RNA sequence: GGAGUCGGCCAGACAGUCGCGCCCCGGUCCGGAUUAUGUUCGGGCACGGGGGGAGGAAAGUCCGGGCUCCAUCGGGCAGGGUGCCAGGUAACGCCUGGGGGGCGCGAGCCCACGGAAAGUGCCACAGAAAAUAGACCGCCAACCCCGCGAGAGCGGGCGGUAAGGUUGAAAAGGUGCGGUAAGAGCGCACCGCGUCGGUGGUAACACGCGACGGCAGGGUAAACCCCACCCGGAGCAAGACCAAAUAGGGGAACGUGCGGCCCUGUGCCGCGGCCCGCGGCCCGCGGGUGUUCCCGGGGAGGUCGCACGAGGCGCGCGGUGACGCGCGUCCUAGAUGAAUGACUGUCCACGACAGAACCCGGCUUAUCGGCCGGCUCCCGCU
RNA sequence: GCCCUCGUAGCUCAGCAGGAUAGAGCAGCCGCCUCCUAAGCGGCAGGUCACAGGUUCGAAUCCUGUCGAGGGCACCA
Numbered sequence: 001g002g003a004g005u006c007g008g009c010c011a012g013a014c015a016g017u018c019g020c021g022c023c024c025c026g027g028u029c030c031g032g033a034u035u036a037u038g039u040u041c042g043g044g045c046a047c048g049g050g051g052g053g054a055g056g057a058a059a060g061u062c063c064g065g066g067c068u069c070c071a072u073c074g075g076g077c078a079g080g081g082u083g084c085c086a087g088g089u090a091a092c093g094c095c096u097g098g099g100g101g102g103c104g105c106g107a108g109c110c111c112a113c114g115g116a117a118a119g120u121g122c123c124a125c126a127g128a129a130a131a132u133a134g135a136c137c138g139c140c141a142a143c144c145c146c147g148c149g150a151g152a153g154c155g156g157g158c159g160g161u162a163a164g165g166u167u168g169a170a171a172a173g174g175u176g177c178g179g180u181a182a183g184a185g186c187g188c189a190c191c192g193c194g195u196c197g198g199u200g201g202u203a204a205c206a207c208g209c210g211a212c213g214g215c216a217g218g219g220u221a222a223a224c225c226c227c228a229c230c231c232g233g234a235g236c237a238a239g240a241c242c243a244a245a246u247a248g249g250g251g252a253a254c255g256u257g258c259g260g261c262c263c264u265g266u267g268c269c270g271c272g273g274c275c276c277g278c279g280g281c282c283c284g285c286g287g288g289u290g291u292u293c294c295c296g297g298g299g300a301g302g303u304c305g306c307a308c309g310a311g312g313c314g315c316g317c318g319g320u321g322a323c324g325c326g327c328g329u330c331c332u333a334g335a336u337g338a339a340u341g342a343c344u345g346u347c348c349a350c351g352a353c354a355g356a357a358c359c360c361g362g363c364u365u366a367u368c369g370g371c372c373g374g375c376u377c378c379c380g381c382u
Numbered sequence: 383g384c385c386c387u388c389g390u391a392g393c394u395c396a397g398c399a400g401g402a403u404a405g406a407g408c409a410g411c412c413g414c415c416u417c418c419u420a421a422g423c424g425g426c427a428g429g430u431c432a433c434a435g436g437u438u439c440g441a442a443u444c445c446u447g448u449c450g451a452g453g454g455c456a457c458c459a
Base pairs, nucleotide, nucleotide: 001378002377003376004375005374006373007372008371009370010369012347013346014345015344016343017342018341020053022051023050024049025048026047027045028044029043030042031041032040033039034038055353059364060363062362063361064360065359066358067235068234069233070232074283075282076281077280079231080230081229082228083227084098085097086096087095088094099113100111101110102109103108114226115225119224120223121220122219123218136165137164138161139160140159144157145156146155147154148153173191174190175189176188177187178186192215193213194212195211196210197209198207199206200205239304240303241302242301249295250294251293252292253291254290257271258270259269260268261267262265273289274288275287276286277285278284299457311330312329313328314327315326316325317324318323348351383455384454385453386452387451388450389449392408393407394406395405401439410426411425412424413423414422432448433447434446435445436444
C1' cells in the first nucleotide's frame, strides 16, 4: 500500500422565522366552600413566559417475561413447544463458553446437531433386486443325477456364486494376501464400525490405550412416533372508578326431585339431580338453585391504568465470557383523530430505511453513507 | 392497538399423512350441428401453485422468513 474479517458508535450540521401536542409558572374567566373586594379547592382559555418532544430498527407480531382479569390449588389424558454439553438470565426458541461436523491459506464464518442396532409407514420412474435382500447379463461345473465315451473328459439337469457389468438419489464396509470349481469376512493383516473397560474432562466428548465381536446391516423423525425437559387461558379494545341515558322488554336450551325439623315460612338441614366455573376433556374442588345464549333498548363522555424502570451513565471488584455485586450520579415523549413539522440562509461527504400508542428482554426483516478499534493474508521498503 | 384465517388458470374451487405431464366447472379460441344465433357435441390454449430460502432422491403439499388480502374484538343497563 492492497485485500479481508470481527466489534462498537453516528444517522446531515449551524442560525433565524412560523406552527403542533404535553407539562410548569403567571394572567384571565367560571363554579364551590367561607361572614368575606380576601383565602382556598376544582375547571376552562384563539393570552404571556419557560421546559422537554421518536428509533436502531419505533416494523414483523416470531419467541420470552412483567402487569391485569378469569374464585384458581392439585392429579391425569390430550395438545403445543424445545432438542450436543455447561453456564448466564425474571424468562426465552436469546446470549456466552466448550464439544462435534462443514467452508476458508488465515483472521474468522455456518449448522433444526437427541433417537432409524423400540415399533409402524413411505421410497415414484428405472432396475434382476429397494429391505425378509436380490440371479438379468456374466463367472463356475467340485459334489449329486442323466446321457455319450475305453478313459481323460464333453453335453444337460439339480445347482453354486454378490468378485465384475447394467439401473438408480440410494444396491449389505475398503485395500491387499491367502483360499476356492468359481466366489464370498470364508480366513488373516491394516484401516473403518460396534460393545465393554481404562485414562482425561463437571459434561458433551476425546484418546497414535486395552480386550472382545467378522460386522449389527440403506435413506427418511422439517412422516407417525420414542426419550428428556418446559407450558393454565386471555390480553391495556386487559382491567378499575365516576357520570349520563333506556323498556330493567322478549325468546330459546337445560333444570326446578326426595326426606327430615319446628318457629308453618318466599324457613332451615341432609341426600340426589341439574346448571355454572376452573376458556380441550376427566377426576377432584368451589359456587348456585336458576344459569347460559340470542334478539331488542340506551348513551357514545371523563379519570386512572400511563411513563422510576429486570432504567441509563461512570468507576471499582469477581468471572475466559455472557453476566453479577458494590459505590456515585442522572430523570429522558405520553397522544386518544392521535403532536414531534414547514420555510429561509450558510456549509459539507448532498442525507438511507422508516415513525412511539401498556412496558421490558430478544430474534428476524429493511437501511444512503461515515467514523473508531482489534485481528488475518498478500506485496514493497528499511 | 390486539387476535384469527386465507393466497392454485381471467373467475369459482379441488388436489395438501410428498412421487414428476397440477385438474374440474364457467369464461376464451377453433371446428361440427343450424338458414342464422343460442343450447348441444368435439378439440385447443391458458399456471413462476403469492415470493425467497431450507429439509428430502423428489415440495403446490413439510419447515422458516417476507409480501398481500379478508374477518373479529370497547364501555353502561